[in-house]
Transfer RNA from Oscillibacter sp., 73 nucleotides, folded computationally. Its mean pLDDT, the model's own confidence on a scale to 100, is 82. Taxonomically the source falls in Oscillibacter (Bacteria, Bacillati, Clostridia, Eubacteriales). It was read from a public genome assembly. Its Rfam family is "tRNA". Rfam classes the family as a transfer RNA.
């Protein structure tokens, strides 16, 4: 160099051929207990990698950019 995937909460990943962004995990409060632990309950946490387009609406299409990964040279 060239080809494919992948980039969404602190990690790990949904999110059905576009329609309100969510779950487990960790942290945080409370409950259970003599205490931890496990367990149970709550609220908190997101520029969905950057810029464009498309469309009434984009995490989804599309385009160009940057990062990982794995493959070919």
């Nucleotide at each position: 160099g060239g080809a494919a995937g992948c980039g969404u909460a602190g990690c790990u990943c949904a999110a059905c051929u576009g329609g309100c962004a969510g779950a487990g995990c960790g942290g945080c409060c409370c409950g259970c207990u003599c205490a931890u632990a496990a367990c149970g309950g709550g609220a908190c946490g997101g520029u969905u990698c950057a810029g464009g387009g498309u469309u009434c609406g984009a995490u989804u299409c599309c385009c160009c950019g940057c990062g990982c990964u794995u493959c070919c040279g």